Molecule: transfer RNA
Organism: Thermoplasmatota archaeon
RNA sequence: GGGGCCGUGGGCUAGCUUGGUAUACUAGGUGGUUCGGGACCACUUGACCGCGGUUCAAAUCCGCGCGGCCCCA
Numbered sequence: 001g002g003g004g005c006c007g008u009g010g011g012c013u014a015g016c017u018u019g020g021u022a023u024a025c026u027a028g029g030u031g032g033u034u035c036g037g038g039a040c041c042a043c044u045u046g047a048c049c050g051c052g053g054u055u056c057a058a059a060u061c062c063g064c065g066c067g068g069c070c071c072c073a
Base pairs, nucleotide, nucleotide: 001072002071003070004069005068006067007066010026011025020056027045028044029043030042031041032040049065050064051063052062053061
C1' cells in the first nucleotide's frame, strides 16, 4: 500500500440478507415478599463508532474516515 470480517445500553447479544415500534439475558434503581439478607416476583433506567449521501423513513443501503482482528505485498 491492497483485500476480507467486525463495531449496537455498564457487560453480553438479536435485529442488517428483504429499510418501517431497537430484542433477550445480565447489571443498576424502585416496590412487593422476609424478623433481616439471599433467592423469587412486578415495574423501571440505559445503546446503534463518526461525518456525509440516497429515501417519506437508515442500526440496516452507498461513500469517506476512525478503531479492532486476519490475509496478501